[in-house]
Context: one part of a larger RNA
RNA sequence: CGUAUGGGGGAUGCCUUGGCUCCCGGAGGCGACGAAGGACGUGGUAAGCUGCGAAAAGCAACGGGGAGGUGCAAACGACCUUUGAUCCGUUGAUGUCCGAAUGGGGCAACCCGACACGUUGAAGACGUGUAGACCAAAGUCGCAAACCCGCUGAACUGAAACAUCUAAGUAGGCGGAGGAAAAGAAAACAAGUAGUGAUUCCGUAAGUAGUGGCGAGCGAACGCGGAAGAGGCCAAACCGAUGGGCGUGCCCAUAGGGGUUGUAGGACUGCGCUGUGGAAGAUGUAUGUUUAGUUGAAAUCCAUGGAAAGGGGUACCGCAGGGGGGUGAAAGUCCCGUAAGCGAAAAGCAAUUAUUACCUAGCAGUAUCCUGAGUAGGGCGAGGCCGGUGAAACCUUGUCUGAAUCUACCAGCACCAUCUGGUAAGCCUAAAUACUACCGGGAGACCGAUAGCGAACCAGUACCGUAAGGGAAAGGUGAAAAGAACCCUAAGAAAGGGAGUGAAAAGACUCUGAAACCAUACGCUU
Repeated sequence: CGUAUGGGGGAUGCCUUGGCUCCCGGAGGCGACGAAGGACGUGGUAAGCUGCGAAAAGCAACGGGGAGGUGCAAACGACCUUUGAUCCGUUGAUGUCCGAAUGGGGCAACCCGACACGUUGAAGACGUGUAGACCAAAGUCGCAAACCCGCUGAACUGAAACAUCUAAGUAGGCGGAGGAAAAGAAAACAAGUAGUGAUUCCGUAAGUAGUGGCGAGCGAACGCGGAAGAGGCCAAACCGAUGGGCGUGCCCAUAGGGGUUGUAGGACUGCGCUGUGGAAGAUGUAUGUUUAGUUGAAAUCCAUGGAAAGGGGUACCGCAGGGGGGUGAAAGUCCCGUAAGCGAAAAGCAAUUAUUACCUAGCAGUAUCCUGAGUAGGGCGAGGCCGGUGAAACCUUGUCUGAAUCUACCAGCACCAUCUGGUAAGCCUAAAUACUACCGGGAGACCGAUAGCGAACCAGUACCGUAAGGGAAAGGUGAAAAGAACCCUAAGAAAGGGAGUGAAAAGACUCUGAAACCAUACGCUU
């Protein structure tokens, strides 16, 4: 070195209980009625996980179900169950201690009181209950993945350096809400001869108009096509009522009536109108649906084999149930199911319908009154818009100022005129839109145990770190434990040899069992 046989090791193949991504539907919260998350308990034997809470792997009622059952998880023991258990669903009961933690304290799961009631005649002790802060009442506090709104707000980077600029109003921080949030019923757009008619979202317009150390880059809108579609309520003038103030005919306050707009409208005066329509709130309800279930077609024989579902023969079901999974190899007709039907005492949801709180008309007149003020606008300084101060409109406002009141005011990209559109300085508003921690269903030219989540396995565990934090490894006997009685060797509760099981030792260090590496035997070679 070669060959052979073993050891060693755990690659490879096959497998999948677990992941990953997406789609559809549901649900979109839980919490002082004590949550999320824990500590400690709880079983006949009980360390862990799971469940549960001193009523402790559980209690009650109602409904389902129908033969076994006392979780993972064996064994022994003791029991339960057709007088219906175990199990499944709904509604309840119980629910130690900590935790927002809330009687006070505290080094979380512990300590210490007060008051009332009870056990007692009293003391003491024990048991039950009450007391937190903010707050008139109702309520709020804490937790939770993303989505949403507001406040605050970087840098790396790009510009081939860098300062305006960019990254980016991104990441991060703080606050708040909902199942969505935000926005929203024109002081809007448009402008051609004119027209449109709240908001939101999608497509287009368009990488256009613009902006820009005119660098890097940034980047609309009108209009058009769709999704959806919904509009309402106050303040004021004025009216009467109640209370108060005084200067005795005025003022103030309170609740009510009234009223809500641009072709201006309303108050006010005169005439007319109580029925019609709406109803996003409330109550009840046929129905549907969710939370248990239930019915559900059709096959046998032969040989091989450890085993038939594969092979061979002959059948059958279905208006295709021939999706899927399991069963000793590959099953439409064996099992669970599938298609299609059926089903709720109880609780939830949806929408229908009924009733209803609530809302709801006009005509004419026009003298007077009302129509959101430290507001609109302006100066200075910033920010937002496609717009970096520019000719810079529009929106927001830190600061200084500061109108008009319908013969009015604002806008139409400096400004002025004409024209056109609108009525600010109050509020609410479903749907179309965004997201997925959670529940159910489905799919994959996604992974298959060094992959796929960090985690297929008792994993955010073991372990590391003072701490913030970091963070593993680890799947597979067999169809079935049938998991090797008994004997021998041995110090043997190790190991081995027989025997036995099994299709096969596959023998628990268990499927397959590569390479490195080690040993033995033989051969070749220096």
Source information: The prediction has a mean pLDDT of 85. This is a predicted structure of a 526-nucleotide part of an RNA (large-subunit ribosomal RNA, domain I) from a Saprospirales bacterium.